[in-house]
Molecule: TPP riboswitch aptamer (THI element)
Organism: Alphaproteobacteria bacterium
RNA sequence: CCGCCUUCCCCGGGGAGCCUGCUGACUGGCUGAGAGGGAUGGGUAGCGCCAUCCGACCCGUUGAACCUGACCCGGCUCGUACCGGCGGAGGGAGCGGAGCGUGGUCACAAG
Numbered sequence: 001c002c003g004c005c006u007u008c009c010c011c012g013g014g015g016a017g018c019c020u021g022c023u024g025a026c027u028g029g030c031u032g033a034g035a036g037g038g039a040u041g042g043g044u045a046g047c048g049c050c051a052u053c054c055g056a057c058c059c060g061u062u063g064a065a066c067c068u069g070a071c072c073c074g075g076c077u078c079g080u081a082c083c084g085g086c087g088g089a090g091g092g093a094g095c096g097g098a099g100c101g102u103g104g105u106c107a108c109a110a111g
Base pairs, nucleotide, nucleotide: 001104002103003102004101006099007098008097009096010094011060012059013058014057017030018029019028037054038053039052040051041050042049066091067090068089072085073084074083075082
């Protein structure tokens, strides 16, 4: 000097679904890391709802976190979930900083 592993810090990205009749809410349940927890504002008769910020959680190119195709196709299920396909398809946020450890290379000095 370069690489790798790992920890911390800073920064950034992201989702919040399902529970059989026309629809919504509360309670409860399911899967999951996480199923909108808090504040403010808008809206509403009041909730649900929408926006912004914060928080929890996940992810940051070795990128299946997440989005698109997609209200997709097959199986299964009340349904989501799950399994297979689409598909390593198209997108997607850091070649950030510091430290420990480790490997390599080069130079110099001494023996």